SAM riboswitch aptamer (S box leader) from Pedobacter yulinensis, 112 nucleotides, folded computationally. The coordinates come from a structure-prediction model, not an experiment, and the mean pLDDT is 86. Taxonomically the source falls in Pedobacter (Bacteria, Pseudomonadati, Sphingobacteriales, Sphingobacteriaceae).
């Protein structure tokens, strides 16, 4: 790094640094010198990998160890589909909400 599965409406402080932007991109909208991000220690949430049970599977329990995570639905929208719900037009067809399925993204186990 790439490929494949599977998850993403839930949940998580605080001290110390450091000093300007952060929140993947793009537009919003947030968050930030009352110190955001990031980094360091302590604390957590979780439960993918892991250990029990029971087994094809799935489930179920467990938290010592490998991640990961502890602002906002992955903060919202980014592409298609729509017999929903509303309103223009009334000849096709279009807007706005909602629904639904992808894509991108993150994570983690595999395999390369």
């Nucleotide at each position: 790094g790439a490929u494949u599965u599977a998850u993403a409406a839930a949940g998580a402080a605080g001290u110390g640094g450091c000093g300007a932007g952060a929140g993947a991109c793009a537009g919003g909208c947030u968050c930030c010198g009352a110190g955001a991000c990031c980094c360091a220690c302590u604390g957590g949430c979780a439960a993918c990998c892991c250990u029990c049970c029971c087994g094809a599977g799935a489930g179920g329990a467990g938290a010592a160890g490998g991640u990961g995570c502890c602002a906002a639905u992955u903060c919202c929208u980014g592409g298609c589909c729509u017999a929903g719900c509303a309103g223009a037009a009334u000849a096709a067809u279009u807007u706005g909400c909602g629904g639904g399925c992808a894509a991108a993204u993150a994570u983690a186990a595999a395999u390369u």